[in-house]
RNA sequence: AUUUGAAAAAGGCAAAUCUAUUGAAAGAUAGAGACGCAAAGUCACAGAUCUAAGGUAAAAGCUAUGAUGGCUGGGCUGCCAAA
Numbered sequence: 001a002u003u004u005g006a007a008a009a010a011g012g013c014a015a016a017u018c019u020a021u022u023g024a025a026a027g028a029u030a031g032a033g034a035c036g037c038a039a040a041g042u043c044a045c046a047g048a049u050c051u052a053a054g055g056u057a058a059a060a061g062c063u064a065u066g067a068u069g070g071c072u073g074g075g076c077u078g079c080c081a082a083a
Base pairs, nucleotide, nucleotide: 002083003082004081005080012037013036017032018031019030020029021028022027035070041076042075043074045073046072047071048068049067050066054063055062056061
């Protein structure tokens, strides 16, 4: 350096839920909390999904410039062990 892996050791992150704030909503942030995670570190590039303020439509609805990295793929980076 590469590949494989969490058995060990050191650790790390934090689902649902509750409270507060924020947002049109989806959701996000902080605190509590711990379902789980070998990248559950980071990046909206591609796909997928969610929402529909605004726009559009006679109406039903449609629509992302919004969101999700703990949906999948991919890029970059990292601890330990074995080969």